Molecule: transfer RNA
Organism: Candidatus Moraniibacteriota bacterium
RNA sequence: GUCGCUAUCGUCUAACGGUUAGGACAUCAGGUUCUCAUCCUGGAAAUCGGAGUUCGAUUCUCCGUAGCGAUA
Repeated sequence: GUCGCUAUCGUCUAACGGUUAGGACAUCAGGUUCUCAUCCUGGAAAUCGGAGUUCGAUUCUCCGUAGCGAUA
C1' cells in the first nucleotide's frame, strides 16, 4: 500500500430500521447491622466524527479517525 473485522455508560456486554438505548460489575444515596461485609431499594452515567438514504438510523451506504488481523 491492498483487503477484512471492530468501535455503545467508568469496565464488560445486549439491542428486526420504530426501545424511556437494556443487563452485570463498579460508583453514589438511602434501608438493614453496634461497626464492617453481605443483603434490599433507588439514582446518575453511553451509541468514535462527518455526510447520505429513509417518515424514522445504534442498526443501512460513503468518507474519515482509532484499534486489531491477513497479505506483499